[in-house]
RNA sequence: AAUAGCACAAGGCACACUUAUCAAAAGAUAAAGCAGCAAAGCAAAGGGUCUAAGGUGCAAACGCACAAUGACAGCAUGUGCUGCCCAA
Numbered sequence: 001a002a003u004a005g006c007a008c009a010a011g012g013c014a015c016a017c018u019u020a021u022c023a024a025a026a027g028a029u030a031a032a033g034c035a036g037c038a039a040a041g042c043a044a045a046g047g048g049u050c051u052a053a054g055g056u057g058c059a060a061a062c063g064c065a066c067a068a069u070g071a072c073a074g075c076a077u078g079u080g081c082u083g084c085c086c087a088a
Base pairs, nucleotide, nucleotide: 005085012037013036018031019030020029021028022027041081042080043079047075048072049071050070055066056065057064058063
């Protein structure tokens, strides 16, 4: 010093579940909660996953299928930027 992370110090975030609100939903926000996380910090450009209101097709109909313009950064042996420590 960090492309390392078995340490040390200061800490940080908060899965599930519950409540309230927003949304068609996925999901998001806030409180509580605390399984876990060395980027579980930020970004939806790429891939992947989720939802299907509106739309298209089928159907006598109930409905079925397709598909983001919606969502997930806690989906990651992935992308970009930034951050604590510095013993072995």
Molecule: c-di-GMP-I riboswitch aptamer
Organism: Robertmurraya siralis